[in-house]
Context: one part of a larger RNA
RNA sequence: UGCAGGCCGCCUGAGGGGAAGACGCCCUCAGUACGAGAGGAACGGGGCGUCGCGGCCUCUAGUCGACCGGCCGUCCGACAGGGCGUGCCGGGCAGCCACGCCGUGGGAGGUAACCGCUGAAAGCAUCUAAGCGGGAACCUCUCCCCGAAAAGAGGCGGCCGUUCCCGGCUUAUGCCGGGAGGAGGGCUCCCGUAGAAGACGGGGUUGAUGGGGCGGGGGUGUACGCCCCGAGGGUUUAUCCCGAGGGGCUCAGCCUGCCGCUCCCAAUCG
Numbered sequence: 001u002g003c004a005g006g007c008c009g010c011c012u013g014a015g016g017g018g019a020a021g022a023c024g025c026c027c028u029c030a031g032u033a034c035g036a037g038a039g040g041a042a043c044g045g046g047g048c049g050u051c052g053c054g055g056c057c058u059c060u061a062g063u064c065g066a067c068c069g070g071c072c073g074u075c076c077g078a079c080a081g082g083g084c085g086u087g088c089c090g091g092g093c094a095g096c097c098a099c100g101c102c103g104u105g106g107g108a109g110g111u112a113a114c115c116g117c118u119g120a121a122a123g124c125a126u127c128u129a130a131g132c133g134g135g136a137a138c139c140u141c142u143c144c145c146c147g148a149a150a151a152g153a154g155g156c157g158g159c160c161g162u163u164c165c166c167g168g169c170u171u172a173u174g175c176c177g178g179g180a181g182g183a184g185g186g187c188u189c190c191c192g193u194a195g196a197a198g199a200c201g202g203g204g205u206u207g208a209u210g211g212g213g214c215g216g217g218g219g220u221g222u223a224c225g226c227c228c229c230g231a232g233g234g235u236u237u238a239u240c241c242c243g244a245g246g247g248g249c250u251c252a253g254c255c256u257g258c259c260g261c262u263c264c265c266a267a268u269c270g
């Protein structure tokens, strides 16, 4: 731009795309068919595994410059607590992932060559002329994805809609011009397991969209401070001081990309 009004939602599915897989072993078929015997199948059915492909994160494993703890050097600091060294070490939720988990099938219909049934023309015969049956990794459908630009440009439902005002016109249920209104969309703002930008999805005070606060869950692993104990040491031997470390308050402290609650902050107004 088109699909002869505009818009929103839900569909249809012409057409297109897709690993719709590959292989091995075992059981059964069956010690059957076959074969003098020795030996010894197949079609079909079932199970297990490897590889490939697709998806996912409950479990297992990895990672986890979110986070928590320990340690070393040095610097700041009264302690506490920190900075720096791409420091070292032990854990680690979410997320991302494989080594983990799940899926990866048969079936239905129509046919080809071909094989048949019945059966005349042509008293027979003949699969064919009427009629009927079977028959492929083929075609169609069944699974997943895209897909009204499918020009035969689709369907259903809803909303708005030549309404109102002014002006003009060969006076017309009319036409033209300007303005208002108007479904809905966009911009804008707060965001998102959505994302390169666009796009997509959610929310915007009639609000739980993001942040904060609080609670729950989770991760670390028991904080600072105070009290008690304390090997040993000190000397002015005292109801003294220092003291690594241990215990208690403490399943603590710190943190939280998760799950909720709460209008405190920001989504105001436009």
Base pairs, nucleotide, nucleotide: 005160006159007158008157009156010155011154015146016145017144018143021051022050023049024048025047026046027045028044034039052104053103054102055101056100060098062096063095067091068090069089070088071087072085073084074083075082076081093257106142107141108140109139110138114134115133116132117131163180164179165178166177167176168175169174187270189203190202191201192200209266210265211264212262213261214260215259216258217256218255219254220253225249226248227247228246229245232242233241234240235238